RNAcentral holds the sequence, with entries from Ribocentre. Guanidine-I riboswitch aptamer from a Paracoccaceae bacterium, 113 nucleotides, folded computationally. Its mean pLDDT, the model's own confidence on a scale to 100, is 84. Rfam family: Guanidine-I riboswitch aptamer. Rfam's curators write: This family represents a conserved RNA structure found upstream of the ykkC and yxkD genes in Bacillus subtilis and related genes in other bacteria.
RNA sequence: GCACAGAGCAUUUAGGGUUCCGCCUUCCGACGCCGUCCGAAGGGUCUGGUCCGAGAAAUGCAGCCGGUCGGCAAAUUCCGCCCGGUCCACGGCGGGCCAAAAUCCCGGGAGAG
Numbered sequence: 001g002c003a004c005a006g007a008g009c010a011u012u013u014a015g016g017g018u019u020c021c022g023c024c025u026u027c028c029g030a031c032g033c034c035g036u037c038c039g040a041a042g043g044g045u046c047u048g049g050u051c052c053g054a055g056a057a058a059u060g061c062a063g064c065c066g067g068u069c070g071g072c073a074a075a076u077u078c079c080g081c082c083c084g085g086u087c088c089a090c091g092g093c094g095g096g097c098c099a100a101a102a103u104c105c106c107g108g109g110a111g112a113g
Base pairs, nucleotide, nucleotide: 008061009060010059011058012057015052016051020049021048022046023043024042025041026040027039029037030036031035063086064085065084066083067082069080070079071078088108090111094106095105096104
């Protein structure tokens, strides 16, 4: 320098929008009458619930690597409990998914150092 393989899942958070719920405004109708109820339209520059949600956020589980001990006739090779490890990480534009948006996906990409 090049090539191949791997880099999992769940829960949550930052964050996100607006399909549904709620809330707000307006309108039709009704009623026990400026209040309540049914329905409709609009509003996410509506705090929220449902929902989406991080490679570079958290936690847990799994997997993998190493180690002591134990099992079996035996073990560097198989199985099991336990212990340890699983580092680092600046990052567009643009496009895509779903209702829509996003630190989601393209993407540990392009690029930079």